[in-house]
RNA sequence: CAGCAGAAACGGCAAGAUACUUGAAAGAGUAUUACGCAAAACAACCGGUCUAAGGGGUCACCUAUGGCAGCGGAGUUUCCAAC
Repeated sequence: CAGCAGAAACGGCAAGAUACUUGAAAGAGUAUUACGCAAAACAACCGGUCUAAGGGGUCACCUAUGGCAGCGGAGUUUCCAAC
C1' cells in the first nucleotide's frame, strides 16, 4: 500500500418496546433501553415493497405527487487493523 479477512481496541449507529410529538395513512422525529450493524453513512437511479389523502371508477378496486436505504442491484464517501 492492497485485500478474498473481521481478532482486538477507540468511537459510531440503533430493530423492537414504552412515552410524547407529527402525518389522511404508510411512515417520520425526540427521550429511555438495546435486536443487531464495517458502511445499519449518504442518496429513491433500477427492481421490490408499504400507504391511498387527492384523483379515477363498472364501487370490486386502480393510481405517488407520500414513504421504506435495517429487501436486492448500481452510485458516492468512509474508522481501526490481528492476519
About this RNA:
The RNA shown here (c-di-GMP-I riboswitch aptamer) has 83 nucleotides and comes from Cognaticolwellia mytili. Its mean pLDDT, the model's own confidence on a scale to 100, is 85.